[in-house]
Molecule: transfer RNA
Organism: Flavobacteriales bacterium
RNA sequence: GGCCCCGUAGUUUAACGGAUAAAACAACGGUUUCCUAAAUCGUCGAUCCGGGUUCGAUUCCCGGCGGGGCUA
Numbered sequence: 001g002g003c004c005c006c007g008u009a010g011u012u013u014a015a016c017g018g019a020u021a022a023a024a025c026a027a028c029g030g031u032u033u034c035c036u037a038a039a040u041c042g043u044c045g046a047u048c049c050g051g052g053u054u055c056g057a058u059u060c061c062c063g064g065c066g067g068g069g070c071u072a
Stems, first nucleotide, its partner, number of pairs: 001071007010025004018055001027043005048064005
């Protein structure tokens, strides 16, 4: 250089083209406890970037960026 795959909360994963983008763990706060842990209740937090298609895009198409693999 060529080809293929992937990119969503801090992490691991969901989401027929249509719901307020869902959950677990983590973090933070409350209850409980002499304290901690555990338990329990709650809160915060995300679609890599730019275009296109569409009434509607996390999803489809194009380009870019980043990561991984194969190959020369």